[in-house]
RNA sequence: GGGCCUAUAGCUCAGUUGGUUAGAGCAGACGGCUCAUAACCGUCCGGUCCUUGGUUCGAGUCCAAGUGGGCCCA
Numbered sequence: 001g002g003g004c005c006u007a008u009a010g011c012u013c014a015g016u017u018g019g020u021u022a023g024a025g026c027a028g029a030c031g032g033c034u035c036a037u038a039a040c041c042g043u044c045c046g047g048u049c050c051u052u053g054g055u056u057c058g059a060g061u062c063c064a065a066g067u068g069g070g071c072c073c074a
Stems, first nucleotide, its partner, number of pairs: 001073007010026004019057001028044005050066005
């Protein structure tokens, strides 16, 4: 220098052919249970979907550029 993959909650990840409220597990808070702790159960909390722009009636999803990370080639 060239190519490919990837970016969604504090962490690990789903998210269908573009549409209905953006979800799960873990973590955290509170409560239940227990003599008590863990485990278990319930409730709650937590998001500018990497950034900017574009397409569209409508974008986490499609397109372009950029940024970070990973892999390959030279």
A computed fold for a 74-nucleotide RNA from uncultured Selenomonas sp., annotated as transfer RNA. NCBI's taxonomy places the organism under Bacteria, Bacillati, Bacillota, Negativicutes, Selenomonas. Its Rfam family is "tRNA". Rfam classes the family as a transfer RNA. The prediction has a mean pLDDT of 81.